This is a predicted structure of a 90-nucleotide RNA (c-di-GMP-I riboswitch aptamer) from a Gemmatimonadota bacterium. Lineage of the source: Bacteria > Pseudomonadati > Gemmatimonadota.
RNA sequence: GCUGCAACAGAGCAAAACCGUCGAAAGGCGGUGACGCAGAGCCGCGGGGCUUCAGCGGACCCGAUCCGCCACGCCAGCCGGGCCGCCAGC
Numbered sequence: 001g002c003u004g005c006a007a008c009a010g011a012g013c014a015a016a017a018c019c020g021u022c023g024a025a026a027g028g029c030g031g032u033g034a035c036g037c038a039g040a041g042c043c044g045c046g047g048g049g050c051u052u053c054a055g056c057g058g059a060c061c062c063g064a065u066c067c068g069c070c071a072c073g074c075c076a077g078c079c080g081g082g083c084c085g086c087c088a089g090c
Stems, first nucleotide, its partner, number of pairs: 001090004012037002017032006035077001041083003045080003048075003055069005
C1' cells in the first nucleotide's frame, strides 16, 4: 500500500435508568451502570431527525399569555461521505 472485518489477540467505547451539573429546550459534560458496538474514534459535508431562546407572522382584554413559522442550537449510537486507526491475510 491492497483486501477482509468471519475469526483470533491485547485492549477500547458505553444504551436505558438514576445522581450531580450546564442549557430556554433538544441535548452536552461528570459519576454509577452495561443495551449494545470491528471503527459506538474524529469531522455537521449531503440526506434525515429533534428542539425553538431570539426573530417573524397571527389571536387577544394590547400587559402577560397562547398559536404558527423558522436554526444560527443539537443528534457522529439514523444513513451516506471525508480523515485517521486496531487486528488478520498478501